[in-house]
RNA sequence: GCCAUCUUAGCUCAGUUGGCAGAGCAGUUGUUUCGUAAACAACAGGUCAUGGGUUCGAGUCCCGUAGAUGGCU
Numbered sequence: 001g002c003c004a005u006c007u008u009a010g011c012u013c014a015g016u017u018g019g020c021a022g023a024g025c026a027g028u029u030g031u032u033u034c035g036u037a038a039a040c041a042a043c044a045g046g047u048c049a050u051g052g053g054u055u056c057g058a059g060u061c062c063c064g065u066a067g068a069u070g071g072c073u
Base pairs, nucleotide, nucleotide: 001072002071003070004069005068006067007066010025011024012023013022019056027043028042029041030040031039049065050064051063052062053061
């Protein structure tokens, strides 16, 4: 230098054919307990890497940029 894949919650990751952004763990609160842990219930947490485009509507499709991983040279 070229090619491919990936980037979504604090972490690990889903998200199907474009139509309300989710799960587990972690966190907070409550119930329970003499107390803690566990269990159970509830809550909070998002610039879907970033800038544009297409569309009535984009996490999803298209282009650019940045970063990560792998391959080639």
Source information
Predicted 3D model of a 73-nucleotide RNA (transfer RNA) from a Chitinophagaceae bacterium. RNAcentral holds the sequence, with entries from ENA and MGnify. Its Rfam family is "tRNA". Rfam classes the family as a transfer RNA.